[in-house]
Context: one part of a larger RNA
RNA sequence: CUGGGCGUAAAGCGCGUGUAGGUGGAUUGGUAAGUUACUUAUGAAAGCCCUUGGCUAAACUAAGGGAGGUUGAGUGAUACUGCCAGUCUUGAAUAGAGGAGAGGUUGACGGAAUUCCGCGUGUAGUGGUGAAAUGCGUAGAGAUGCGGAAGAACACCAGUGGCGAAGGCGGUCAACUGGCCUCAUAUUGACACUCAGACUCGACAGCAUGGGUAGCGAACGGGAUUAGAGACCCCGGUAGUCCAUGCCGUAAACGAUGCACACUGAAUGUUCGUUGUCCUACGGGGCAAUGAGUGUUGAAGCAAACGCGUUAAGUGUGCCGCCUGGGGAGUACGGUCGCAAGGCUAAAACUC
Numbered sequence: 001c002u003g004g005g006c007g008u009a010a011a012g013c014g015c016g017u018g019u020a021g022g023u024g025g026a027u028u029g030g031u032a033a034g035u036u037a038c039u040u041a042u043g044a045a046a047g048c049c050c051u052u053g054g055c056u057a058a059a060c061u062a063a064g065g066g067a068g069g070u071u072g073a074g075u076g077a078u079a080c081u082g083c084c085a086g087u088c089u090u091g092a093a094u095a096g097a098g099g100a101g102a103g104g105u106u107g108a109c110g111g112a113a114u115u116c117c118g119c120g121u122g123u124a125g126u127g128g129u130g131a132a133a134u135g136c137g138u139a140g141a142g143a144u145g146c147g148g149a150a151g152a153a154c155a156c157c158a159g160u161g162g163c164g165a166a167g168g169c170g171g172u173c174a175a176c177u178g179g180c181c182u183c184a185u186a187u188u189g190a191c192a193c194u195c196a197g198a199c200u201c202g203a204c205a206g207c208a209u210g211g212g213u214a215g216c217g218a219a220c221g222g223g224a225u226u227a228g229a230g231a232c233c234c235c236g237g238u239a240g241u242c243c244a245u246g247c248c249g250u251a252a253a254c255g256a257u258g259c260a261c262a263c264u265g266a267a268u269g270u271u272c273g274u275u276g277u278c279c280u281a282c283g284g285g286g287c288a289a290u291g292a293g294u295g296u297u298g299a300a301g302c303a304a305a306c307g308c309g310u311u312a313a314g315u316g317u318g319c320c321g322c323c324u325g326g327g328g329a330g331u332a333c334g335g336u337c338g339c340a341a342g343g344c345u346a347a348a349a350c351u352c
Base pairs, nucleotide, nucleotide: 004323005322006321007306008305012320014201016199017198021194022193023192025088026087027086028085029084030083031082033081034080035077036076037075038074039073040072041071048066049065050064051063052062053061054060091191092188093187094186095185096183097182098181099180103177104176105175106174107173108172109171110154114150115149116148117147118146119145120144121143125136126135162169163168206247207246208245209244210243211242215241216240220236221235222234223233258319259318260317261316262315263314266297267296268295269294270293271292272291273290274289275288276287277286278285279284301308302307325352326351327350334345335344336343337342
C1' cells in the first nucleotide's frame, strides 16, 4: 500500500460557516475523453501453459507453438461516466398565511431572601458540633419592630417539557435580531451533499486594564479530630465568583456514537402544528389521520458481549476526520500561537 476498523477494546476534530477537491436528480440529442472490440507496432531472454525431443525415468534441459503485462497508432461500438446543447420538477431555494419556544444582544423594572447601617423594645447569652472550642456579646449581642443601603441570584410555574450548531440558555416588560415547524398554492429550475487548508463561535478555571464586592470562598490564620492531619468538621477570610473591554482555546467539550440522503415490522407516553369527525357549559375536550421534535418497550437484522433497534450501533450510497501492541509520551526537539499559564503540531533511543 491493499485489507480491516472507530458507542464501551486503539480510533469521530468541542461546534459551525465555507474555498479548493471529491461526489451528484429526471429526460432528449450530439460528441466519443474515460470505457470497450478488432487490426497493427512495441512489449530481450529466462520464467508460465501446450506439443515433441535428450539424459534408463523424474527433476533438469532443448526445439516449436501459445498466453500474459506496458505504451502508441488506425478502424469500429455507444450501455454507463465525462463534455456540449436543450427540456423537466421530485432534490434545493424563494414568495404567501399561520405557529411554538429559558435562541441571541441591549435597556428598564420587580419581589422574596442575605449581609451591613440607623433607631426602638429587651437581657444574657448567642453561634456552632458527633461532642466541643476558636468566634460574636453587658462598649448591650442573639431575638423582635420600623427605616435605609448594597450586591448577587431569580422560589412556585418546572415537565426524560422547550430553544440553540455546539458551548449553553430560566423573574417581568420593551426594542433590535438569528434559526425552526406547519399549511395550500405560485416562482426559480439541480442552484445540491461533503469539505483538506482558512475563518467564526467555544463551559469552568486562568491572564491584562478599569470598576464592583451582599453571599459563597482556593490561598492564608485560628479551633477541633488524630499517633500525625499538610484533610474531612467548625470560626474567620484574600484572590476569585459579578460588570465593561481585550486575551486564553481547553474539558468525561459525552449520545464517550462525524455530516447528508434513501430504505426496513410494531406498541406506548409527551411537546408544537395541520386536516377530518363527534361532544360542548362555547373556555375547550374526545377520537382518527398526517407532519416536525423528544422519551420508553421491542420484529427483523446487527453485535465479543453489554446492548443498538425509523432519533440504528440494521441495509446501502457520497464526502471528511481518525486508528494500527503496552510503557517511554501527548513527552523531547523544531516550528507556530499566547502577556503569561500554556495550547497546537509531534518523534526516537530504550524497555516489556